[in-house]
Context: one part of a larger RNA
RNA sequence: UUGGGCCUAAAACGUCCGUAGCCGGUUCUAUAAAUGCCUGGGUAAAUCGUACGGCUUAACCGUACGAAUUCCGGGUAGACUGUUUAACUUGGGACCGGGAGAGGCUAGAGGUACUCCUGGGGUAGAGGUGAAAUUCUGUAAUCCUAGGGGGACCACCAGUGGCGAAGGCGUCUAGCUAGAACGGGUCUGACGGUGAGGGACGAAGCCCUGGGGAGCAAACGGGAUUAGAUACCCCGGUAGUCCAGGGUGUAAACGCUGCUCGCUUGAUGUUAGUCGGGCUCCGAGCCCAACUAGUGUCGGAGAGAAGUUGUUAAGCGAGCUGCCUGGGGAGUACGGUCGCAAGACUGAAACUU
Numbered sequence: 001u002u003g004g005g006c007c008u009a010a011a012a013c014g015u016c017c018g019u020a021g022c023c024g025g026u027u028c029u030a031u032a033a034a035u036g037c038c039u040g041g042g043u044a045a046a047u048c049g050u051a052c053g054g055c056u057u058a059a060c061c062g063u064a065c066g067a068a069u070u071c072c073g074g075g076u077a078g079a080c081u082g083u084u085u086a087a088c089u090u091g092g093g094a095c096c097g098g099g100a101g102a103g104g105c106u107a108g109a110g111g112u113a114c115u116c117c118u119g120g121g122g123u124a125g126a127g128g129u130g131a132a133a134u135u136c137u138g139u140a141a142u143c144c145u146a147g148g149g150g151g152a153c154c155a156c157c158a159g160u161g162g163c164g165a166a167g168g169c170g171u172c173u174a175g176c177u178a179g180a181a182c183g184g185g186u187c188u189g190a191c192g193g194u195g196a197g198g199g200a201c202g203a204a205g206c207c208c209u210g211g212g213g214a215g216c217a218a219a220c221g222g223g224a225u226u227a228g229a230u231a232c233c234c235c236g237g238u239a240g241u242c243c244a245g246g247g248u249g250u251a252a253a254c255g256c257u258g259c260u261c262g263c264u265u266g267a268u269g270u271u272a273g274u275c276g277g278g279c280u281c282c283g284a285g286c287c288c289a290a291c292u293a294g295u296g297u298c299g300g301a302g303a304g305a306a307g308u309u310g311u312u313a314a315g316c317g318a319g320c321u322g323c324c325u326g327g328g329g330a331g332u333a334c335g336g337u338c339g340c341a342a343g344a345c346u347g348a349a350a351c352u353u
Stems, first nucleotide, its partner, number of pairs: 003325004007307002012321001014201004021194003025088003030083002033081001035077007048066007091191001092188003095184003103177007110154002114150008125136002162169002205248007215241002220236004258320006266298009276288004302309002326353003335346004
């Protein structure tokens, strides 16, 4: 509970697509569902208003008239909403052009480091720490060197740089594939916005099957530290991390800020595109200004409890959705749906304060 809100107090679904619903650009035609006005009928009682009356008065009660809302019929108006007709181009979409990008998928190639193996050299320590020890090492370690195998990763470039709906994406090459921006203004002609249910995607971790396993490393074993040390430090080390195919569907999934559209002083970086000017070693070069789109910083009005925010709004408006309503109990119980499980989603109450 017809209210006020949702960056930080409770509250924006993790993200997108989309069904129903809700909302919807400009001009013309028709209609009159809806709406407004006029009029006729109807409109129980109580209530309410006015007048009169009854209880000594009042509350209360009675009588008469009226008002109010809803309903039915007739007429009228044509702005707005709806429906309808014809059109339009500004919203949306398509097309064309040259560019930008770690966007996605697949395949191939490369690089350093690490680790293991083999050969050679070489000899007593190496490693590790605050200090040590566990550990490795005379079957030759550590170290130097040559060759080979393996798996993971991708230094510098690297940038409040770029791309993506979000999660996320970073060596190079090729193939396939998606989206956005800018410019043109050729086509279409409102085809749009949001979106309950629904669907798809969704880090890490975990689960299943089969591979793989260098490094790292939950668990675990040891050594230290300590009063103790189920830790921090050290030596080892298995799941896992990697690949393929399934499942789970959650995160401080954060800008703690839903999506779309319009309007509202500015300054200054940077990325992409376009256009203009200057310089020029004529280079896809350098510098300056403008426009559009993105991404940052500062800041005006305004907003805000303040912090802050401020054309990338938390300002001013419009449309649609989701959510909140003191703390705890509790994201628990029960039931249901999903899942192999772990669990996820939905989600109370008693009681307490």
This is a predicted structure of a 353-nucleotide part of an RNA (small-subunit ribosomal RNA, central domain) from a Thermoplasmatota archaeon. The source organism's lineage runs through Archaea, Methanobacteriati and Thermoplasmatota. RNAcentral holds the full RNA, with entries from ENA.